RNAcentral holds the sequence, with entries from ENA. The RNA shown here (transfer RNA) has 75 nucleotides and comes from a Candidatus Omnitrophota bacterium. Its Rfam family is "tRNA".
């Protein structure tokens, strides 16, 4: 330099092809509540995420264009 694939909460992952359908769901951690003589456990509630920039569209995490950034194969 050609291609390809990935990229969503502190981690992990679902959702993307097929645009609109709880507040982008779930674990598991944090924080607080409730139980308990404490502690765990168990139940509840709270935090906090669509890489970045542009486009289409009524409406985009989802389609399109480029950028970054990690991987892979070729050269």
């Nucleotide at each position: 330099g050609a291609c390809c694939c990935u990229g969503u909460c502190g981690u992990c992952u679902a959702g993307c092809c097929u645009g609109g359908c709880u507040u982008a769901g779930g674990a598991c951690a944090a924080g607080g509540g409730c139980c308990u003589u404490u502690c765990g456990a168990g139940c509840c509630c709270u935090c906090g995420g669509c890489a970045c920039g542009g486009g289409u569209u009524c409406a985009a995490a989802u389609c399109c264009c480029g950028u970054c950034a990690g991987g892979g194969u070729c050269g």